Model confidence (mean pLDDT): 77 of 100. This is a predicted complex of two RNAs, RNase P RNA and transfer RNA, with 465 nucleotides together. Rfam match: Bacterial RNase P class A. The family's RNA type in Rfam is ribozyme.

RNA sequence: GCGAGGGGCUGGACGGUCGCGGGGACACCCGAGGAAAGUCCGGACUCCACGAAGCGACGGUGCCGGGUAACACCCGGGCGGCAUUUGGUGGGGCGACCUGCGCAAGCGCCGACGGAAAGCGCCACAGAGAACAGACCGCCGUGGGUCCGCCCGCGGCAAGGGUGAAACGGUGGGGUAAGGGCCCACCGGGGGCGCGGCGACGCGUCUCGCAUGGCAAGCCCCACCGGGAGCAAUGCCAAAUAGGGAUCCCGCGCCUCCGGGCAGGCGGCUUCGACCGAGGGAUCCGGGUUGGCAGCUUGAGAUCGCGAAGUGAUUCGCGAUCCAGAUGAAUGGCCGUCCAGGCGGGGCGACCCGCCGGACAGAAUCCGGCUUACAGGCCCCUCGCGCGC
RNA sequence: GCUCCCAUCGUCUAGUGGUCCAGGACACCGGCCUCUCACGUCGGUAACAGGGGUUCGAACCCCCUUGGGAGCGCCA
Numbered sequence: 001g002c003g004a005g006g007g008g009c010u011g012g013a014c015g016g017u018c019g020c021g022g023g024g025a026c027a028c029c030c031g032a033g034g035a036a037a038g039u040c041c042g043g044a045c046u047c048c049a050c051g052a053a054g055c056g057a058c059g060g061u062g063c064c065g066g067g068u069a070a071c072a073c074c075c076g077g078g079c080g081g082c083a084u085u086u087g088g089u090g091g092g093g094c095g096a097c098c099u100g101c102g103c104a105a106g107c108g109c110c111g112a113c114g115g116a117a118a119g120c121g122c123c124a125c126a127g128a129g130a131a132c133a134g135a136c137c138g139c140c141g142u143g144g145g146u147c148c149g150c151c152c153g154c155g156g157c158a159a160g161g162g163u164g165a166a167a168c169g170g171u172g173g174g175g176u177a178a179g180g181g182c183c184c185a186c187c188g189g190g191g192g193c194g195c196g197g198c199g200a201c202g203c204g205u206c207u208c209g210c211a212u213g214g215c216a217a218g219c220c221c222c223a224c225c226g227g228g229a230g231c232a233a234u235g236c237c238a239a240a241u242a243g244g245g246a247u248c249c250c251g252c253g254c255c256u257c258c259g260g261g262c263a264g265g266c267g268g269c270u271u272c273g274a275c276c277g278a279g280g281g282a283u284c285c286g287g288g289u290u291g292g293c294a295g296c297u298u299g300a301g302a303u304c305g306c307g308a309a310g311u312g313a314u315u316c317g318c319g320a321u322c323c324a325g326a327u328g329a330a331u332g333g334c335c336g337u338c339c340a341g342g343c344g345g346g347g348c349g350a351c352c353c354g355c356c357g358g359a360c361a362g363a364a365u366c367c368g369g370c371u372u373a374c375a376g377g378c379c380c381c382u383c384g385c386g387c388g389c
Numbered sequence: 390g391c392u393c394c395c396a397u398c399g400u401c402u403a404g405u406g407g408u409c410c411a412g413g414a415c416a417c418c419g420g421c422c423u424c425u426c427a428c429g430u431c432g433g434u435a436a437c438a439g440g441g442g443u444u445c446g447a448a449c450c451c452c453c454u455u456g457g458g459a460g461c462g463c464c465a
Base pairs, nucleotide, nucleotide: 001385002384003383004382005381006380007379008378009377010376012338013337014336015335016334017333018332020031021030022029023028033360037371038370040369041368042367043366044365045230046229047228048227058226059225060224061223062222063077064076065075066074067073078113079111080110081109082108084106085105086104087103088101089100090099091098092097114221115220119219120218121215122214123213136161137160138157139156140155141154142153143152144151145150169187170186171185172184173183174182188210189208190207191206192205193204194203195202196201234294235293236292237291244285245284246283247282248281249280250279253262254261255260266277267276268275287464288463301322302321303320304319305318306317307316308315309314339358341356342355343354344353345352346351390461391460392459393458394457395456396455399415400414401413402412407445417433418432419431420430421429438454439453440452441451442450
């Protein structure tokens, strides 16, 4: 320098002019985004319900600690996985070399990362055997047969081969007829104790030859969280309409000097109950209207600088700057200069001239996140190739 | 704007972890039947919206995207 991968930032600038929305003291001022998007989470706010409770159902979250108004977000840590490097350690080979790793450490990336020893369920096909497993090829011993290639029976074994996503610890050695935690060393694992850490967890030591594979984005168990609805919430004003129809509901109340008093409602029907009707309420059907105001945008505000606490997310203090509120819904068009880019031409070259041309997208109650989309440019990290020292 | 649902051949659908290179009906194409068409009969083409994840294994379980559909205002 080029290429590939990953991460972060930015998302044209200034001026003039004509328009659009909002505010106004009628001078003038303000006017899209990092995602305004998907509506996937968490809140603020408003209304409804209610016993400020408990239990159950349902839904969600899920290593630990911290941050935050809160979170499934962010930060720090732990553990695990992948790739790579180094070390260590094997197998094959006379050798050059080829091939492997259960182990340790470093750097990088990733992880929906509670529990599989509470229980239930599932593990197709292949394979001898798939969860208190199993013997096809094979290895070994032995008896018999033989056409000396081998075949049959009985017994032992699970190292090697083979099947599979997964085969009931791994590597090496000893031992053995052959083998096997049968025994031993190391690694891995279960249990106990001690130490370190707030904790997840780690380290050390003793003990157990090893005694129970995977799936919980299957049911489930454990811990924690959640009342429901959403600005078309909600409140007010105005206009218009058939104030029509259906279903359901409407008093074991109140006061008290404890003697009692009031109420127990209207009509059919004198009292009570039932039924019907009137009245009141709820829901639905049908009907009318697609107007206005509030909510509405300055708030857990945003950005920057300095200082303090903290590894960090973040918090606190001071200062400065900034703030769209529309309602078929504004935020745009044109011109000029420049910035980044592409194409063509000229020039040995620095450079000059002409043309094209700016990604994704676009507020709708408001915030904090996540996810998705994104031309071009800038910065950082890793790897490969080439050149120079 | 808010809330919710759905996506499988051209159309309507079955399938709820393996028995699925996904079954059925209508439609389409070809053969047989018929003098010819229809009917009938035999065969064929044809789909899991796209991407990622969990799992040994996904149409099915989870997440994201895309597309489509439904409901919700006020007055009385």